[in-house]
RNA sequence: CAGCGACUCUAAACAACGCAGCCCUGCGCAAGUCAGCCCAGCUGGCAACAUAAUCGAAUUGCGGGGACGUCUUAAAGCCCGUGGCACCCCCUUAGCGAGGAAACUCGCUAGGCAUGGUAAGAGCCCACGGGAUACUUUCAGGUUUGCCUGAUCACUAUAGACAAUCCGCAGCGAAGACCCUAAGGGCCCUUGGGCCUAGGGGUAACGUUCACAGACUAAGUGGUUAUGGGCUGCGCCUUCAGGCGUGGUUUAAGAUAUAGUCGGUCCCCUAGGGAAACCUAGGG
Numbered sequence: 001c002a003g004c005g006a007c008u009c010u011a012a013a014c015a016a017c018g019c020a021g022c023c024c025u026g027c028g029c030a031a032g033u034c035a036g037c038c039c040a041g042c043u044g045g046c047a048a049c050a051u052a053a054u055c056g057a058a059u060u061g062c063g064g065g066g067a068c069g070u071c072u073u074a075a076a077g078c079c080c081g082u083g084g085c086a087c088c089c090c091c092u093u094a095g096c097g098a099g100g101a102a103a104c105u106c107g108c109u110a111g112g113c114a115u116g117g118u119a120a121g122a123g124c125c126c127a128c129g130g131g132a133u134a135c136u137u138u139c140a141g142g143u144u145u146g147c148c149u150g151a152u153c154a155c156u157a158u159a160g161a162c163a164a165u166c167c168g169c170a171g172c173g174a175a176g177a178c179c180c181u182a183a184g185g186g187c188c189c190u191u192g193g194g195c196c197u198a199g200g201g202g203u204a205a206c207g208u209u210c211a212c213a214g215a216c217u218a219a220g221u222g223g224u225u226a227u228g229g230g231c232u233g234c235g236c237c238u239u240c241a242g243g244c245g246u247g248g249u250u251u252a253a254g255a256u257a258u259a260g261u262c263g264g265u266c267c268c269c270u271a272g273g274g275a276a277a278c279c280u281a282g283g284g
Base pairs, nucleotide, nucleotide: 017028018027019026020025021024032046033045034044035043036042037041049228050227051226052225053224054223055222060170061169062168063167064166065165069162070161071160072159078131079130080129081128082127083126084125085123086118087117088116091112092111093110094109095108096107097106098105099104138151139150140149141148142147171208172207173206177203178202179201180200184197185196186195187194188193212263214262215261216260217259218258229250230249231248232247233246234245235244236243237242267284268283269282270281271280272279273278
């Protein structure tokens, strides 16, 4: 804020819990209420649920962030304005073609969305102009004596890399949920029809993308279904403590790999990207 209420969502935040790391540093989650006392606090109680079954699929193409700490170094990177060219997912309208029993799906063409947008669907696009920006030693050159250029030595971050992890676009996905359709099947009626039904199709949630590069198996802190407990609204009963019925609400995070079996890590070479650290691929 919102709800009749229990409670939910959001902001801040100890402990405990969790992830990572150069181990006390960062991040995530988070939890209140009642009583007593020697009342800045201490002590104690209660509470913040549990169980069973089921699914095991997809696991690709990418993009934007990222703390502490460490590594690399001045190549870059940042902000504003003007102009230009190139293009645009989802959704929607019309037409045509293909698949299908239908629902619906795919493709093409022309419009809308668009005086909107282009990180991933659509340009880290091109050109011009302007602004701010760390840096020491030595040498050489130029000089308008303000400084500039090249080499070298050092330092450092508005830069880059590693990284616990936070997200987004497109695509894809098991069981279940909701919606559409009914070929086939079932029932009824009897020229014909009506009803039920998804294994057909669509949508939402959730998952995948998102491990140490990754492969596989299981299952859970995941998805789904159900049975109970706590609290709460309404109705009825009542021995006035409660009981029954029907709704609502209630289970922190850890899975950007949990458990496990493999594989990887170290060393060397080659190719590509990069100023380098490092990243990608292949080989020994």

About this RNA:
This is a predicted structure of a 284-nucleotide RNA (Group I catalytic intron) from Lachnum sp. FC-2244. It matches the Rfam family "Group I catalytic intron". The literature on the family includes a 1996 paper in Science by Cate et al., "Crystal structure of a group I ribozyme domain: principles of RNA packing". From the family's description: Group I catalytic introns are large self-splicing ribozymes. Model confidence (mean pLDDT): 75 of 100. The organism belongs to Lachnum, within Eukaryota.